[in-house]
Formats: sequence, C1' cells, structure tokens
RNA sequence: CGCACCGAGGGGCGCUGCAGCGAUCAUCCUUGAUCGUCAGGCUCGGUGCGGCAGUUCAUGGAACGGCGCCCAUUCAAU
Repeated sequence: CGCACCGAGGGGCGCUGCAGCGAUCAUCCUUGAUCGUCAGGCUCGGUGCGGCAGUUCAUGGAACGGCGCCCAUUCAAU
C1' cells in the first nucleotide's frame, strides 16, 4: 500500500437518489436503457493474507458523513 473481517466516530424516523449491487431488455465485445435496492461508500484503530520499503526515539490524537424532523449530551442566555 492492496483485499477481507471486526470495532469506533451519540441515537431514532422520513425523503431524494450519485456510485455500487441485483434483475430485464437491447447492444455486439463494449456499453446503453429501464426497474428494484441504496446516505458510514469516508476517516481512525485492530486482526488475517499478499506486495513494497527499511537508523532510532519521542509527542499528539481526531476530522468528517445530502435534506427535514425528533431524542440524548455539553455550553450560553432568558
């Protein structure tokens, strides 16, 4: 760094629907259309597998997630 799984980033309900996924039709080698599903797909940490790299040590610890409503938590004002 890549892939998979797990955890965290307070919680609930509704709406839209990009990517992704599924189905169908078409296309003719490459994709398009329609329908359905879809707002943790992002960041951080852990584990496993694989790849690359290699002096050592120390310190810190989050920032975010379409729209609307509600709850929780904190602060301020009345």